[in-house]
Context: one part of a larger RNA
RNA sequence: UUGGGCGUAAAGAGCGCGUAGGCGGUCUUCUAUGUCAGGUGUGAAAGCCCUGGGCUCAACCCCGGAAGUGCACUUGAAACUGGAAGACUUGAGUAUGGGAGAGGGAAGUGGAAUUCCUGGUGUAGCGGUGAAAUGCGUAGAUAUCAGGAGGAACACCGGUGGCGAAGGCGACUUCCUGGACCAAUACUGACGCUGAGGCGCGAAGGCGUGGGGAGCAAACAGGAUUAGAUACCCUGGUAGUCCACGCAGUAAACGUUGAACACUAGGUGUAGCGGGUAUUGACCCCUGCUGUGCCGCAGUUAACGCAUUAAGUGUUCCGCCUGGGGAGUACGACCGCAAGGUUAAAACUC
Numbered sequence: 001u002u003g004g005g006c007g008u009a010a011a012g013a014g015c016g017c018g019u020a021g022g023c024g025g026u027c028u029u030c031u032a033u034g035u036c037a038g039g040u041g042u043g044a045a046a047g048c049c050c051u052g053g054g055c056u057c058a059a060c061c062c063c064g065g066a067a068g069u070g071c072a073c074u075u076g077a078a079a080c081u082g083g084a085a086g087a088c089u090u091g092a093g094u095a096u097g098g099g100a101g102a103g104g105g106a107a108g109u110g111g112a113a114u115u116c117c118u119g120g121u122g123u124a125g126c127g128g129u130g131a132a133a134u135g136c137g138u139a140g141a142u143a144u145c146a147g148g149a150g151g152a153a154c155a156c157c158g159g160u161g162g163c164g165a166a167g168g169c170g171a172c173u174u175c176c177u178g179g180a181c182c183a184a185u186a187c188u189g190a191c192g193c194u195g196a197g198g199c200g201c202g203a204a205g206g207c208g209u210g211g212g213g214a215g216c217a218a219a220c221a222g223g224a225u226u227a228g229a230u231a232c233c234c235u236g237g238u239a240g241u242c243c244a245c246g247c248a249g250u251a252a253a254c255g256u257u258g259a260a261c262a263c264u265a266g267g268u269g270u271a272g273c274g275g276g277u278a279u280u281g282a283c284c285c286c287u288g289c290u291g292u293g294c295c296g297c298a299g300u301u302a303a304c305g306c307a308u309u310a311a312g313u314g315u316u317c318c319g320c321c322u323g324g325g326g327a328g329u330a331c332g333a334c335c336g337c338a339a340g341g342u343u344a345a346a347a348c349u350c
Stems, first nucleotide, its partner, number of pairs: 003322004007304002012318001014201004021194003025088007034080001035077008049065002052062003091191001092188004096183003103177007110154001115149007125136002162169002206247006215241002220236004258317006266295011299306002323350003332343004
């Protein structure tokens, strides 16, 4: 609970696609659903309100009137809303031509580095720390050279640079594939926005089956530190991290800021594409659109701050909040192999 809100106080769903629904551009004609005006009927009595009257007044009572937001019928109006018909191009989309991009999927390839193995050189240490020790090493380590194996990640470029709805994406090549942007025309003709349910995507960690396993590393073991040290430091080390298929469905999934549209001073970087000017040409300079940053006016804000990428001014639709704890818990339901997830209270207490 017909209110006020949601960057940081409680509150924007992690993100998309989209059903129902809600909302919806310009012009003309018709209609009359909503809307507006008039009339008729009804709207019991009592009560409320008004005039008058009766109890000495009042409360109380009586007579009369008005009102009665409503409903039904009827006669009209036609701006807006709805409906029907027709038209339009600015919203939306399609076609054409371009350039940009770690957007996605698959296959293949490459070099540096770590580790391991084999061989050569070589000898007593190496490693590690605040200092040490555990550990490795005369069965030849560390160092160094050559060869080989294997897995994972891609230095420099690299940039508040780019792309993607979000999660996220970074070596190179090929194939398949999505989206955005710019320019100039042509075409369709409102085809749009949002979106309860629904469906899909969704980091890390986790689970199942089968592979793989270099490095790193929960658990675990040992060495230190310490009063203790189930830690921080060190030496090892298994799941895991990687691949395929399936499940899971959560994050400080954050810009802690839902989506769409319109309007409202500027300045300055940067990325993509274009126009003009200039030039032998590349630059420079001016300018348009799209994206991404910083500063800043009006306005706004509790303040911090935000400020054309709004947290300003408005419209539409969805989600959510309503004192702290109990508690994102219990129970129930649904989902899951499990872990658990989603939905979601109350008693009690301050």
Source information:
Small-subunit ribosomal RNA, central domain from a metagenome, 350 nucleotides, folded computationally. The coordinates come from a structure-prediction model, not an experiment, and the mean pLDDT is 89. The full RNA is in RNAcentral, with records from SILVA.